[in-house]
Parts: sequence; C1' cells; structure tokens
RNA sequence: AGAGGCGCAGAAUAUAUCAGUAACGGGAUUUGAGCGACAAGACGCCCCCACGAAAGGAUAUUUUGCCGAAAUCAUACGCCGAUCUUGAACAAGGCGUGCGGUUGGUUGCUACGGUGAACAACCCUGCAACUGUCAUCUUGAAAUGUCGAGGUGAAGCGCU
Repeated sequence: AGAGGCGCAGAAUAUAUCAGUAACGGGAUUUGAGCGACAAGACGCCCCCACGAAAGGAUAUUUUGCCGAAAUCAUACGCCGAUCUUGAACAAGGCGUGCGGUUGGUUGCUACGGUGAACAACCCUGCAACUGUCAUCUUGAAAUGUCGAGGUGAAGCGCU
C1' cells in the first nucleotide's frame, strides 16, 4: 500500500408503519376502585364526539468515510433518567469517555433477558451453513517450487 463481500459505519431524500395513537378542544362522571416503576400530594387516564401529529426503529435510492472497518460485554468516572412536585436507592433504562475482554466476514435458526408500537428489526447466548486467509495432510496437472480439488486446524496483534 492492498484484498475478503448481500463487507462495515455515517449522511441526505422518499415511502410505509408508528396511528386514527399522543396532545389540544367539547361533553359525561365528580362516590369509590383500578392504571400512570416505588411513597405522598396533584393531575390525567379509564366513557362519548370532533380534530389529529412527531421521534426512534424499518425499506429503497443516492452519497461520504473506511477494512477492528465496526459491533458488543464487563468495569470506572460523568450526565440524563420513566405526567408534575418532593424523597430514596444514583432505581429499570439511556448517553459519553477511559481501561480490559470477545468477534476474520456473511446468512439462517435460537433459551433467558434487553431495546422497541410491533409477532418487524437489533443486542445477548448457543448451533449450523457458506465464504476469504494462513498452516498442514491427501490427490491431480505442471516443472523450480505454481495452480485446482478434498480433509483437518487456527485467528485479523492475521494475510498479500
């Protein structure tokens, strides 16, 4: 410097979904129960009418940067944190940074659990298949150490 291949990640646009949902408005109820992670209070929901989104996630196209690309796990620190206020554990969960671990890549299936509106998709776990690299063994063709096929093993701190 370069390669693997539905290769990885980002951005923009469009579309469907989200959803006839949330919120706003009007009506009914105003006793009580239930729901809004926990406790107290407040407020709202739970019924009807009308109006009516968005974000994240998904698909497609275009484009940018790249080949530990990138993803993820644990941990430390910091921040946010579930209608509002107060309180507690820094609470389910989320984001960022650092150290360390795992994963060559893709696809399919998949326990518990997590993200999510979702039975989509993703993460985690395990298995299988395909594929690339190197090593090694067998074999065929070549002939100066090369190419093809098959088996086994290993990991990117690799290979050319």